[in-house]
Context: one part of a larger RNA
RNA sequence: GAACAAACGCUGGCGGCAUGCCUGACACAUGCAAGUCGAACGAAGAAUGUUUACAUUCUUAGUGGCAAACGGGUGAGUAGCGCGUGAGAAUCUGCCUUUUGGUGGGGGAUAACUAGGGGAAACUUUAGCUAAUACCGCAUAAGCUUGGAAACAAGGAAAAAUUUUUUGCCAAAAGAUGAGCUCGCGUCAGAUUAGGUAGUUGGUAAGGUAAUGGCUUACCAAGCCUGUGAUCUGUAGCUGGUCUGAGAGGAUGAUCAGCCACACUGGGAUUGAGAUACGGCCCAGACUCCUACGGGAGGCAGCAGUGAGGAAUAUUGGACAAUGGGGGAAACCCUGAUCCAGCAAUGCCGCGUGAGUGAAGAAGGCCUUUGGGUUGUAAAGCUCUUUUACUCGUGAAGAUGAUGACGGUAGCGAGAGAAAAAGUUCCGGCUAACUCUGUGCCAGCAGCCGCGGUAAGACAGAGGGAACUAGCGUUGUUC
Numbered sequence: 001g002a003a004c005a006a007a008c009g010c011u012g013g014c015g016g017c018a019u020g021c022c023u024g025a026c027a028c029a030u031g032c033a034a035g036u037c038g039a040a041c042g043a044a045g046a047a048u049g050u051u052u053a054c055a056u057u058c059u060u061a062g063u064g065g066c067a068a069a070c071g072g073g074u075g076a077g078u079a080g081c082g083c084g085u086g087a088g089a090a091u092c093u094g095c096c097u098u099u100u101g102g103u104g105g106g107g108g109a110u111a112a113c114u115a116g117g118g119g120a121a122a123c124u125u126u127a128g129c130u131a132a133u134a135c136c137g138c139a140u141a142a143g144c145u146u147g148g149a150a151a152c153a154a155g156g157a158a159a160a161a162u163u164u165u166u167u168g169c170c171a172a173a174a175g176a177u178g179a180g181c182u183c184g185c186g187u188c189a190g191a192u193u194a195g196g197u198a199g200u201u202g203g204u205a206a207g208g209u210a211a212u213g214g215c216u217u218a219c220c221a222a223g224c225c226u227g228u229g230a231u232c233u234g235u236a237g238c239u240g241g242u243c244u245g246a247g248a249g250g251a252u253g254a255u256c257a258g259c260c261a262c263a264c265u266g267g268g269a270u271u272g273a274g275a276u277a278c279g280g281c282c283c284a285g286a287c288u289c290c291u292a293c294g295g296g297a298g299g300c301a302g303c304a305g306u307g308a309g310g311a312a313u314a315u316u317g318g319a320c321a322a323u324g325g326g327g328g329a330a331a332c333c334c335u336g337a338u339c340c341a342g343c344a345a346u347g348c349c350g351c352g353u354g355a356g357u358g359a360a361g362a363a364g365g366c367c368u369u370u371g372g373g374u375u376g377u378a379a380a381g382c383u384c385u386u387u388u389a390c391u392c393g394u395g396a397a398g399a400u401g402a403u404g405a406c407g408g409u410a411g412c413g414a415g416a417g418a419a420a421a422a423g424u425u426c427c428g429g430c431u432a433a434c435u436c437u438g439u440g441c442c443a444g445c446a447g448c449c450g451c452g453g454u455a456a457g458a459c460a461g462a463g464g465g466a467a468c469u470a471g472c473g474u475u476g477u478u479c
Stems, first nucleotide, its partner, number of pairs: 001479004006475005013351006019344002021309001026307003030304003035066003040063002043060008073262003082187007091179002096175008104138001106136002113128006144155004160167002188234003195225003200222008237259004241252004264285005287298004315341001317340003323337001324335004354384004364375004388420001390415005398406001423468005428449003434463005444451002
């Protein structure tokens, strides 16, 4: 000098765009953050219509389907194929696209509901009734799997709805997308850490997986890593990037984007195309809450918000209008993703706090050699202007047909009046800027050198001056 997710002190007019718990991965009251489908299904309730048992509409819970593995948060762990980069083969892939071939005929249940029981509650139990695109056989098998050289043999599938022309369902092939796996290279510090390792290293066989593999098991061999730093210890999410620097480099990894890991702590599986699942389940633990003491409930590192910690970090806001996501044939519903608004000079950028004229060089202040000098064209006065703010009116784009939270916002027009708008630090040298008074090694200053013990340009106040300016200074950190 530059920079900052900064904080503190003094001060503070406006706008735009960004950014905003870096500390306790500490504990959380309350609300919301994942639903949707009646064009899969049977009920219940309400309303309307009538043929009095049907039709239509709406609502509710339930069975069923899809979604809930995305989106959002955090950085505890991790020195690792975790990440970055470049390769690879032994894999899977719902929805989507293309193509081919099918969709025949049956069965038994069950929730809801009804009746009864248990319980304080959470909830639970018995009996009975019923439907399906829920569940289970049978048939069929182009292609698929297994066996086989082939012929062929064996095995395994489906679901219907409907406004009648669409949407589904099953099997298979290919694509796209996504994911899993392997390898080369790169990836902090410590030797006051020198040896480490028994599923350890390799082989054979089997099991397991979507898939390779000590991934697991049995047997066999005794290997494998290491001074090019193994092992151990400490620290740390990695990267694109960011800051600085002429560069090389150094530091860093907030916001945005990619990947990874985690979801009160530890462990486990289930469902599923996909999870070992933040707002699912089970077990154990700590903590909190309810309880009729028998037993139960919970998980903000989602958005707000509270307490605590801290130098320190915001609203328990609006809307689905846009963009995107989930469901649905659609209408539409949901969406604290997102878009907006609120708060904060936290940062960057822009604008303003007036312009011209004005010497009696006014008054006052300060200094003085008492002549004057300086503040100073500064003020007053005179002549103008109205950016921003204010008042009134008008009023968007963002929305390809409709639909605008923002918002009566931005912008535009009119109006009044210089009106409502300047501070902070410094002035011994480094370093731009000097005098007076007070104090008297005191009180104090200080980044370094150093000032202060009676004329202090260094302390304190005043006048004057210098620098930056809605900021200025200090502290911290990096180059």

Small-subunit ribosomal RNA, 5' domain from an uncultured bacterium, 479 nucleotides, folded computationally. Its Rfam family is "Bacterial small subunit ribosomal RNA". Gene Ontology terms of the family: structural constituent of ribosome and ribosome. The RNAcentral record of the full RNA draws on ENA and SILVA. Model confidence (mean pLDDT): 85 of 100.